[in-house]
Context: one part of a larger RNA
RNA sequence: GAGUAACGAAAAGAUGGGUGAGAAUCCCAUCCGCCGAAAGCCUAAGGGUUCCUGAGGAAGGCUCGUCCACUCAGGGUAAGUCGGGACCUAACGCGAGGCCGAAAGGCGUAGUGGAAGGAUAACAGGUUGAAAUUCCUGUACCACCGAAGAUUGUUUGAGCAAUGGGGUGACACAGAAGGGUAGUGACGCGGACUGAUGGAUUGUCCGUCCAAGCAGUGAGGCUGAUGUGUAGGCAAAUCCGCACAUCAUAAGGCUGGGCUGUGAUGGGGAGUGAACAUUGCAGUAGCGAAGGUCAUGAGCUCCGGCUGUCAAGAAAAGCCUCUAGUGAGAUCUAGGUGCCCGUACCGCAAACCGACACAGGUAGGCGAGCAGAGCAUGCUAAGGCGCGC
Repeated sequence: GAGUAACGAAAAGAUGGGUGAGAAUCCCAUCCGCCGAAAGCCUAAGGGUUCCUGAGGAAGGCUCGUCCACUCAGGGUAAGUCGGGACCUAACGCGAGGCCGAAAGGCGUAGUGGAAGGAUAACAGGUUGAAAUUCCUGUACCACCGAAGAUUGUUUGAGCAAUGGGGUGACACAGAAGGGUAGUGACGCGGACUGAUGGAUUGUCCGUCCAAGCAGUGAGGCUGAUGUGUAGGCAAAUCCGCACAUCAUAAGGCUGGGCUGUGAUGGGGAGUGAACAUUGCAGUAGCGAAGGUCAUGAGCUCCGGCUGUCAAGAAAAGCCUCUAGUGAGAUCUAGGUGCCCGUACCGCAAACCGACACAGGUAGGCGAGCAGAGCAUGCUAAGGCGCGC
C1' cells in the first nucleotide's frame, strides 16, 4: 500500500424462549422463504471412524461460537439365504514339460488365475443413542447328517453315476400389439376437528393396507406324438442325429406373469393415550376404527417372447438326459449341523477426485400431485435446506 480488496452463487430471514462469563451465528418454538427427475431416497467406486454419546474451546472453521466433519474420552458394524470366497468361464495374466535366447530372459501346450457376465436357498414386521433381509417375533426355504418304524433292493441289480456323448444354458438391433401389476385420482367408509346461544352437517384434515413360502387356477408363448430300424456323434448308449411306419391338426408336453385360497385369531394402522415426571426420561408404554367400488395406468412384468432386418450378434460351469462304470444298501420322517471376509458413516458431496468446509467433475436404481405430449416448464407432497460474516 491499507484497515483498502475480499469473506466463495442474490434460496431470506424474523420474533419469542432456553443455555451460558459471553449469543445475529448453539438449542427449542412459531412464522417466512428455497429445492422437489432434487438441493429427496437407495447403492457402486473411493474415503476410513468422518457414525453415536459425554466433555472441551488453544488451534482448524474466511466473522462469531456455549457449536462442529475440530480436540479428548467411552461406545458402535452380529448373516446357511444380501455382496464376495469354499462354483464357472471372458478379454487378459501366469505357466509343469517344451521351443528360443551370451546371461537376464522371451514365447507358449496342458493347466491355473481372472467379473458389474453365467449359476445360486428369506420374506413381513418390530427394535437401538449409534446395526439390521444380519438382532427379536412370526412364517419359510437350501445343503448335509440322521435313531426307531414303514416301504423297497442285493446278479430277476435298488441306488449312485462320468474329467465321456447329446441337449439346454446361449445372447444382435429395430418395431408393434395385447394381458397383468405397481402406482395414482375420485366416490364411499372410518376417526378427529370445527361449534362464541342452541342444534345440525352442506364444512376441514387424516387414514383407507400386508411379503416370501405352500396349494390351486391360468391370459399368453413354444412344441406334433408314438413305435421300429440304424453304418453318424473317436468306446458304449434306451440319449441326439438320420430313415420308415402308425395316429393327429388337437390332445399331450414345456414355459409363464398374474389371480384365488392360505400364510393372517398375525402384523400394520389414522387416532387415542397413561403412571413417574414435568428440567429430561413422552406423544413413550398401553388401546386401536375403516380397509369397498369405479376410473386411470406404466419406462415394470408376461418378454431371453412375437414380428421384421442384415452388419448375423461370448464362453464355461450349472441343469436335463444317455450309457461306460460302480454296486449293498436306498427312500420317508422326529431331530441336528451350517465355515471365512464385508456390513458403522459420507456417497452429485463440507467426508470421493480437484492444494481449500472450492459455484467444477463423479457409474447405477427409485423418483409422487395439479396443469402438460413430456424426466420440459411452473407451483407443491414426502423429505431436505436458507448456501459459516
Record summary:
Predicted 3D model of a 389-nucleotide part of an RNA (large-subunit ribosomal RNA, domain III) from Paenibacillus montaniterrae. The sequence was found in a public genome assembly. NCBI's taxonomy places the organism under Bacteria, Bacillati, Bacilli, Caryophanales, Paenibacillus. Its mean pLDDT, the model's own confidence on a scale to 100, is 83. Rfam family: Bacterial large subunit ribosomal RNA.